[in-house]
Context: one part of a larger RNA
RNA sequence: UGACGGGGACCCGCACAAGCGGCGGAGCAUGCGGAUUAAUUCGAUGCAACGCGAAGAACCUUACCUGGGUUUGACAUACGCCGGAAAGCAUCAGAGAUGGUGCCCCUUUUUGUCGGUGUACAGGUGGUGCAUGGCUGUCGUCAGCUCGUGUCGUGAGAUGUUGGGUUAAGUCCCGCAACGAGCGCAACCCUCGUUCCAUGUUGCCAGCAGGCCCUUCGGGGUGCUGGGGACUCAUGGGAGACUGCCGGGGUCAACUCGGAGGAAGGUGGGGAUGACGUCAAGUCAUCAUGCCCCUUAUGUCCAGGGCUUCACGCAUGCUACAAUGGCCGGUACAAAGGGCUGCGAUGCCGCGAGGCGGAGCGAAUCCCAAAAAGCCGGUCUCAGUUCGGAUUGGGGUCUGCAACUCGACCCCAUGAAGUCGGAGUCGCUAGUAAUCGCAGAUCGGCAACGCUGCGGUGAAUACGUUCCCGGGCCU
Numbered sequence: 001u002g003a004c005g006g007g008g009a010c011c012c013g014c015a016c017a018a019g020c021g022g023c024g025g026a027g028c029a030u031g032c033g034g035a036u037u038a039a040u041u042c043g044a045u046g047c048a049a050c051g052c053g054a055a056g057a058a059c060c061u062u063a064c065c066u067g068g069g070u071u072u073g074a075c076a077u078a079c080g081c082c083g084g085a086a087a088g089c090a091u092c093a094g095a096g097a098u099g100g101u102g103c104c105c106c107u108u109u110u111u112g113u114c115g116g117u118g119u120a121c122a123g124g125u126g127g128u129g130c131a132u133g134g135c136u137g138u139c140g141u142c143a144g145c146u147c148g149u150g151u152c153g154u155g156a157g158a159u160g161u162u163g164g165g166u167u168a169a170g171u172c173c174c175g176c177a178a179c180g181a182g183c184g185c186a187a188c189c190c191u192c193g194u195u196c197c198a199u200g201u202u203g204c205c206a207g208c209a210g211g212c213c214c215u216u217c218g219g220g221g222u223g224c225u226g227g228g229g230a231c232u233c234a235u236g237g238g239a240g241a242c243u244g245c246c247g248g249g250g251u252c253a254a255c256u257c258g259g260a261g262g263a264a265g266g267u268g269g270g271g272a273u274g275a276c277g278u279c280a281a282g283u284c285a286u287c288a289u290g291c292c293c294c295u296u297a298u299g300u301c302c303a304g305g306g307c308u309u310c311a312c313g314c315a316u317g318c319u320a321c322a323a324u325g326g327c328c329g330g331u332a333c334a335a336a337g338g339g340c341u342g343c344g345a346u347g348c349c350g351c352g353a354g355g356c357g358g359a360g361c362g363a364a365u366c367c368c369a370a371a372a373a374g375c376c377g378g379u380c381u382c383a384g385u386u387c388g389g390a391u392u393g394g395g396g397u398c399u400g401c402a403a404c405u406c407g408a409c410c411c412c413a414u415g416a417a418g419u420c421g422g423a424g425u426c427g428c429u430a431g432u433a434a435u436c437g438c439a440g441a442u443c444g445g446c447a448a449c450g451c452u453g454c455g456g457u458g459a460a461u462a463c464g465u466u467c468c469c470g471g472g473c474c475u
C1' cells in the first nucleotide's frame, strides 16, 4: 500500500423482512453426470456449466464407429512434359464412392478449360485458451480507477479522492496544501407517453350525395362509389420537464419535504451504453495465429450405424392433481411480425390431420389470421370423476430420394402416476408478479413444452435494516 477478520461506524441492493406465485413429490420434454456401447464426436463444471455452443442430429449436418475406396489429393497457386475438349446424356457392374462402354464432341494457332504424370505443396473440427489475437462471461450499470504540477515523507508512499452535509452517482455544496485534468456517473442516441404543424395512399369516414342489404318504415348496416382531411393512423419536423413557480426545513449552500399547474415531476417508463482491473475465467471446434504432431493418413470420398442407449442421480421447463374448474353451443376485443422455389382466400371433399382447386398479393391494398383468457346460455356435483392425460393397440395424413433404428400431426380405442408435494430453495416492487393467447428466426419436415419478441386481463406487500448474502466508503 492492499487484502482479510465469527473488529467497529455509516450506506445501498427483491439481500432479509412483508406479500404473491413457483421449484423440491407425479408424468412427460430437454440438458448434464454416470453406466452401457463398435461409436454413443467435441466443448461448457460453484455463483458466472447443466432448454449452454445447437436460431432445427432421419440422410446431409457430423467432427464419432464399422466397412469399402483414394493418395498432388474434396479445395488453392505455380512450373515442366504428355494427351484430349471437359462437362452432359444413355446404359452396365456396384451398397455407393467409383469404374467400363456408347452418343455428343471447343478453338486457324496461342490462351482459356479438363485429364494423366512429376515437383513445390495442399489438407487436418489433431494438441496446447497455461504461448496468443479477437470476442465473451463475471464482480457490476457497482461508483469507482487514475494522471500532471505542487506540498509532505530518507523511502515505499501520502495528499488531492479524507472531513461536514447531500445524491441513484467521486452527484453537488461547504471546508481543507492543495490546484487542475482524464477514464467512468449524468447528458447527448433509440423507443413509449401529451400536443402543434406539414403531407394524405394502399390508411381514415364526421358531415354531403349515390349504390347494395335489412327493416317494426322511425331507422340501421356496409368506405362499396363520388367525394372529404374533420377524426384515427402513418411519415417527417417542432413544442414540452428545467426543482422553472409557491410554502416548510437546511450552513438559508448543495439539497430535501409538501403544494400548484400539467399528458408527464424531481433520473417520467424502457432500451442501447459496462471505467481501471479481477478470475493463468471461457473459447485453438466461428475466425485468425506461434510452436508441436499426422502426410498411402490424424487428409479425403462413400454406404450403413451412432450422437435418440438406460438399474440410476441432478438441473431447467411443460402438463396436472380440478368447480375462481372440465365439456358443449353462441358471441366480442389486440399488438408485433412473416410471405414469390412464398403466403395462399371464397368454394367443394374428408369426423379430422389434410386433399382438390386456385382469386388476390413482392403486400398500410391480398394472405397467414381463428386471437385466447373474456362475456352469455347449458351441463357435470366432489368422485381418481365428464379431473388428469402418460402409456399401449389399430387405422390414417403430410414433408422428404428415404420416417426401421429415429419425424410431426390426426382419428378410434386404452386410460397410468397424480388429491398441492420433506429438509430445503427460486423469481418478482407496477402495467411488475400471476395468467392468456399471437408472431418470428432456424427450417423440406420436426421432436419448440426451448429461445426472441408482441399485445390482452391484471394484483398483493414493503413496519423496518437486528439478522442471512453481495457491494461501497471511513477506521
Stems, first nucleotide, its partner, number of pairs: 007475002010472004015465002019428005026319008034310002042053002064305007073121001077120007088103006123294002126292003132288002134283003137279001139277001144183006150159003163174003189271004194239007204228002208226003211222004242265001245259005308447001321421001325380007337368003342361002347356003387418001392413007434457007